[in-house]
RNA sequence: AGAGUUUGAUCCUGGCUCAGGAUGAACGCUAGCGGCAGGCCUAAUACAUGCAAGUCGAGGGGUAACAUGAGAGCUUGCUCUUGAUGACGACCGGCGCACGGGUGCGUAACGCGUAUGCAACCUACCCACAACUGGAGGAUAGCCCGGAGAAAUUCGGAUUAAUACUCCAUAAUGCAGGGGUACCACCUGGUACUAUUUGCUAAAGAUUUAUUGGUUGUGGAUGGGCAUGCGUCUGAUUAGUUUGUUGGUGAGGUAACGGCUCACCAAGACUACGAUCAGUAGGGGGUCUGAGAGGAUGAUCCCCCACACUGGCACUGAGAUACGGGCCAGACUCCUACGGGAGGCAGCAGUAGGGAAUAUUGGUCAAUGGGCGAAAGCCUGAACCAGCCAUGCCGCGUGAAGGAUGAAGGCCUUCUGGGUUGUAAACUUCUUUUAUAUAGGAAGAAAAAGGUCAUGCGUGACCAAUUGACGGUACUAUAUGAAUAAGCACCGGCUAACUCCGUGCCAGCAGCCGCGGUAAUACGGAGGGUGCAAGCGUUGUCCGGAUUUAUUGGGUUUAAAGGGUGCGUAGGCGGUCCGUUAAGUCAGUGGUGAAAUCCCUCAGCUCAACUGAGGAACUGCCAUUGAUACUGGCGGACUUGAGUACGGACGAGGUAGGCGGAAUUUAUGGUGUAGCGGUGAAAUGCAUAGAUACCAUAAAGAACACCGAUAGCGAAGGCAGCUUACUAGACCGUAACUGACGCUCAGGCACGAAAGCGUGGGGAGCGAACAGGAUUAGAUACCCUGGUAGUCCACGCCGUAAACGAUGAACACUGGGUUGAGGGGACUUCCACAUCCUCUCGGCCGUAGCGAAAGCGUUAAGUGUUCCGCCUGGGGAGUAUGGUCGCAAGGCUGAAACUCAAAGGAAUUGACGGGGGCUCACACAGGCGGUGGAGGAUGUGGCUUAAUUCGAGAUACGCGAAGAACCUUAUCCUAGAUCUGACAUGCUUGAGAAUCCCUAUGAAAGUAGAGAGUGCCCUUCGGGGAGCUCUUGCACAGGUGCUGCAUGGCUGUCGUCAGCUCGUGUCGUGAGAUGUCGGGUUAAGUCCCUUAACGAGCGAAACCCUUAUCUUUAGUUGCCAGCGGGUAAUGCCGGGGACUCUAAAGAGACUGCCGGUGUCAAACCGGAGGAAGGUGGGGAUGACGUCAAGUCCUCAUGGCCUUUAUGUCUAGGGCUGCACACGUCCUACAAUGGUACGGACAAAUGGACGCUAAGCCGCGAGGUGGAGCAAAUCCCAAAAACCGUGCCUCAGUUCGGAUUGCAGGCUGCAACUCGCCUGCAUGAAGCCGGAAUCGCUAGUAAUCGUAGGUCAGCAUACUACGGUGAAUGUGUUCCUGAGCCUUGUACACACCGCCCGUCAAGCCACGAAAGUUGGGAGGGCCCGAAGUCGCUGAGCGAACAGUUUACUGACGCAGGCGCCGAAGGUCAGCUCGACGAUUGGGACUAAGUCGUAACAAGGUA
Repeated sequence: AGAGUUUGAUCCUGGCUCAGGAUGAACGCUAGCGGCAGGCCUAAUACAUGCAAGUCGAGGGGUAACAUGAGAGCUUGCUCUUGAUGACGACCGGCGCACGGGUGCGUAACGCGUAUGCAACCUACCCACAACUGGAGGAUAGCCCGGAGAAAUUCGGAUUAAUACUCCAUAAUGCAGGGGUACCACCUGGUACUAUUUGCUAAAGAUUUAUUGGUUGUGGAUGGGCAUGCGUCUGAUUAGUUUGUUGGUGAGGUAACGGCUCACCAAGACUACGAUCAGUAGGGGGUCUGAGAGGAUGAUCCCCCACACUGGCACUGAGAUACGGGCCAGACUCCUACGGGAGGCAGCAGUAGGGAAUAUUGGUCAAUGGGCGAAAGCCUGAACCAGCCAUGCCGCGUGAAGGAUGAAGGCCUUCUGGGUUGUAAACUUCUUUUAUAUAGGAAGAAAAAGGUCAUGCGUGACCAAUUGACGGUACUAUAUGAAUAAGCACCGGCUAACUCCGUGCCAGCAGCCGCGGUAAUACGGAGGGUGCAAGCGUUGUCCGGAUUUAUUGGGUUUAAAGGGUGCGUAGGCGGUCCGUUAAGUCAGUGGUGAAAUCCCUCAGCUCAACUGAGGAACUGCCAUUGAUACUGGCGGACUUGAGUACGGACGAGGUAGGCGGAAUUUAUGGUGUAGCGGUGAAAUGCAUAGAUACCAUAAAGAACACCGAUAGCGAAGGCAGCUUACUAGACCGUAACUGACGCUCAGGCACGAAAGCGUGGGGAGCGAACAGGAUUAGAUACCCUGGUAGUCCACGCCGUAAACGAUGAACACUGGGUUGAGGGGACUUCCACAUCCUCUCGGCCGUAGCGAAAGCGUUAAGUGUUCCGCCUGGGGAGUAUGGUCGCAAGGCUGAAACUCAAAGGAAUUGACGGGGGCUCACACAGGCGGUGGAGGAUGUGGCUUAAUUCGAGAUACGCGAAGAACCUUAUCCUAGAUCUGACAUGCUUGAGAAUCCCUAUGAAAGUAGAGAGUGCCCUUCGGGGAGCUCUUGCACAGGUGCUGCAUGGCUGUCGUCAGCUCGUGUCGUGAGAUGUCGGGUUAAGUCCCUUAACGAGCGAAACCCUUAUCUUUAGUUGCCAGCGGGUAAUGCCGGGGACUCUAAAGAGACUGCCGGUGUCAAACCGGAGGAAGGUGGGGAUGACGUCAAGUCCUCAUGGCCUUUAUGUCUAGGGCUGCACACGUCCUACAAUGGUACGGACAAAUGGACGCUAAGCCGCGAGGUGGAGCAAAUCCCAAAAACCGUGCCUCAGUUCGGAUUGCAGGCUGCAACUCGCCUGCAUGAAGCCGGAAUCGCUAGUAAUCGUAGGUCAGCAUACUACGGUGAAUGUGUUCCUGAGCCUUGUACACACCGCCCGUCAAGCCACGAAAGUUGGGAGGGCCCGAAGUCGCUGAGCGAACAGUUUACUGACGCAGGCGCCGAAGGUCAGCUCGACGAUUGGGACUAAGUCGUAACAAGGUA
């Protein structure tokens, strides 16, 4: 510090997710030790039991228990007596119990933090100083006696003490009041002094005689109380709150100020800088995180607050409204004799409950601290320790060195080889931390008390003694021996780490993206590896990354986001100069900012964690002194901002009135006749009752053609005939006036298209709804005919729009060019025009700059300033709910649950479009001939079958198959048989040469048996060896079994279409672009020109083959002109090379030449010459790629499957099966023909398991025969259409030949299923073919025959060959396909795309809902406990007083009454939930239904 994830790819916006740190944690697996820390976050739920606050006899009366002493009794070891002593239960009294310890309910508050103030206060114990400590009195608890009660407890009587209580004295520097002086302060006042004056108030003793206690006052210290400034969570879907409320006067009350309380008076007080209300919450030091700013948090430790079962109340006291005190009320629990009582763990342990979850009913007061005490001491669950828990942090260990034949085993593998685990192990040597055993063994302890000395007193010094829970612990030594000690998670990317097996969209994984459908590094296991380590992972939470709430540090044209517009309040901001002030600001100084924590240094535990000491820091607040640039306040001045005045000119600016013509419709009249109207085409509709059309007249309402614009005006909405009135405004000019008067604007007010609403008018045209006609599968639409609201006017509502420049307002600055509108000036002799300058408004293009890009660019989206509005992932949703406005419709404000990992912007490359442009092609058109109809052949589908083997589907279908009777042939079916196998290699057992022949059985294969035969090499003659055959066993063979979606190779198609790319350069953030575009041209990305491109490659073309002409060479088997010979005839022979031909080499054609056009080009058009002319014709040749195209059945091959079978052999059958459908062909339907006879002309093949001549036989297929030929020599071989002649004469025929019968031929082991051919006989359909569809542009179509391959035989198929030989077009509107450019796109498995809504199903959360039910905060009224206060107090009472000995007074108490008052009751509301039949929409869910709304002009933008 970043990374993953939206896309085919890119840039951006934007969310989600991850890597880090932390934790009072929990869970899973695992676990050796120690140190230090931490440990109910939930139920402030309920609590059994024990302990947690006592102490003082040196305050007191005393003596229940214990001990001692003394005495007595006697049973000699017991009893009794005795406060005499140590001590001490209960009691009176003092001090403490208000500390310490716990918890976080409540509290949004002066509660807390910080800084101040108290001249408005208190403070026991402690310290200092000053003074004092005299006298008197009456009670009471206890004890004793008696009573009530179950108990708790309580009543009566008698008697008694005090440092308990009361009274008197003394008394001020005290308190209260009045005077004076000085100083200080200020809001009242404070302090000191005074020879000033009046009144009031104290005490306690104990004792060992050392002391100690008591009272009063002042001061200090400590601790508190009160007040104030500032800071301190969320919600406005909480906007108004308040009656002791705000203030005053007086009184009461308090330690003290104060409405704290009361009476009276006034009507205030708080609030948009957020009152009130609601929700949540103890606050801080700090802690976690972060670079910081911040964010989150408030366990442990420290400070403050609040609370102590819930609520209220006071008492006591220095201090409490009191955790282990009291009273009352309530809930709960317990005891009970039913009458009545007791209790409060949020102290320490512990229990139950709750919960994912949190410990021992431990030890000690040894230390530290606290209470009491003179002290010893006692008490202390504070504290110190120990126990439990890997809860965290820190440290240590589980060994170290050597050790290769790289052992065995595991795993992998290309497999008897190698790799890895791995120096790992074994083995050798060494060490002993730790564990175990034994032995030693701390520090923490200082004292106080006691003694001695010093001292005036505090006190100090010295002496000696005692005290350890932890703990026989830490630590140390010795002994033994590697001995006692490793796991967890992960290994697709992010993210370090890879293979095998299993599984087969199953099981499962997953933080995000995503894995899994038969080769999973992603699931499960294993081997290996990586990371951390006594821990490792997971889960939860917080911060970070996230600049993703942006102060630091974001945005707002199109991604989320500018308010519809203006005016304007509060607020914010604000021109130039001078003076003053010092609030902001800056600097110095002082105080404070507790300690701990963090940081630095040093130190102590062996280190560290931990702890200690010192420093720094605590960024803050307050006070004070100074500075004065800037901001602010105050005062003064200025004119440039702003405004005013005067003059001018501009415009659909606004409001009201008047007027106008064209058009439309209607009415009336006329002319006139059969249609009009409407559409893609129609129909509805209108019309003989006279329409439409034309003319005339009249009426009505609405809108204003041309001008008209890229124009003008207005704040926006918006504004258009002409004219009048009223009215607003920017602009230009002058520079006269004011003198900052300004800008922006939350709330607020006003305006605000269309539609809509209310009332009343109006209504020509248009026209939601509605009706009809069409279209359509449907058509609640688009189209047509009608047509109501509405559109118009007046008044009043509504308040929204893609109210858009999707761009808030204002000001300033920053190159240019060009243009429209309004005004002014200069030049020009005036006018006009032109030119120049200038102000304002409206546009375009572009520099810098900005921007993700598109783009913006003085009219900014640039550079700055000020103010306002708004945004923070998509959906849910502008929905629900609440509030508010509205007559309603609805508007404004405006969530959440849930769900997704995206949604989105701009641009790029493709693909696509019922987008556009250009171009090409037998694509269409124009022609010729077919197919589709018939019969047959053949292939396919389907059906059938035991089987009809398999594959192929635009690019299959006379295809694989250049030829299924058996074989082929595939278990396709039936049946029989076989097992190392039909075939290969190696090893192994036994026998035999090889080889040949025979028998039985059988359909054959096979099975069973018999015979002949004995070779070659070596030999020690026993035998051994090579090779071959049979045989036994083992490795293995075999598979046309599966997967063409694991593959190679080969092939089809787009397409012989003109395309597809690269290097360098340049442009762009980038994907990419450019080049390859543009203008011409071409068959062509062919060539030329232009050009940020320049070149190159694969394709095109050329090179290759063939064909057309000529030349040369060569002349056999070919040829024969001339010469010769010969025949019935024939190049038959001699010869010849002229010609044809053959087959080799050349020539030739290149837009080369001419003319025209064209950009001085490429090229095109025409022409000449030429056998051939613009690629001459044909072939081979197929770019990058597409279709997971085809083929595992040609072959090869991974994986899987099979192995007495899915292998192999054999026989027979099937592949030929037939209601039917399709494709491709053949033959026809006839006279351009058929038939008979006669006659003529090819090319290219093939031939020895062959072609087969002549001759003979047969009607013929064929047979016989045998010449010739391994071929320019011989043969197949006859070419046919054609030509000539005859017949047929338009018929189902002398057309057509299917089908069938009989008789034959050939091939073959074999023609039944199932071959071909011949003869005779038979003579079917069919008379030119519906919708539709195919081929072809010249030696082509059409037509005619010939040959070949396959092959024993079988050709209407296929491949090749030649013969005859046309028609039409010279175009591109349309159909199809293709290419290039451009455009749109929500598509990118790319239109066979994407995608919307209803309905149906499942599931989830939410809203509404008759109502049911629960909680919360208040209010009114009723009742009113305890208690304070007030009044009363006829009852009761020891202290004092009086008179006088039992009364009175004073005082007090009980009791009564009153105010207030908790709980309770009741009433009506408010508010927050839960449940709720039913209902509403929403989200989600591979393959449901209906349509096709959007994306292309998405087919109606």
A computed fold for a 1501-nucleotide RNA from a metagenome, annotated as small-subunit ribosomal RNA. The coordinates come from a structure-prediction model, not an experiment, and the mean pLDDT is 82.